[in-house]
């Protein structure tokens, strides 16, 4: 330099055909218990990497950029 890929909660990741942003773990609170690391219930936590475009509407489609690792040279 060329090619293809990934980027969503603190971490690991879903998100289907464009319309409700989610799960597990972790954290916090409560319950349970003699007590708890176990069990049960609940809550908080998000610039969906950045900018632009399309659309009534974008995590999802289009363009560019950035970061990361992979293949080729």
């Nucleotide at each position: 330099g060329g090619g293809a890929g990934u980027a969503u909660a603190g971490c690991u990741c879903a998100g289907c055909u464009g319309g409700g942003a989610g799960a597990g773990c972790g954290u916090c609170c409560g319950c349970c218990u003699g007590a708890c690391u176990a069990g049960c219930g609940g809550a908080a936590g998000g610039u969906c990497u950045u900018g632009g475009g399309u659309u009534c509407g974008a995590g999802c489609c289009c363009c560019a950029a950035u970061a990361c690792g992979c293949c080729c040279a």

This is a predicted structure of a 73-nucleotide RNA (transfer RNA) from a Lachnospiraceae bacterium. It matches the Rfam family "tRNA". Its family is annotated with triplet codon-amino acid adaptor activity in the Gene Ontology. Lineage of the source: Bacteria > Bacillota > Clostridia > Lachnospirales > Lachnospiraceae. The sequence is in RNAcentral, with records from ENA.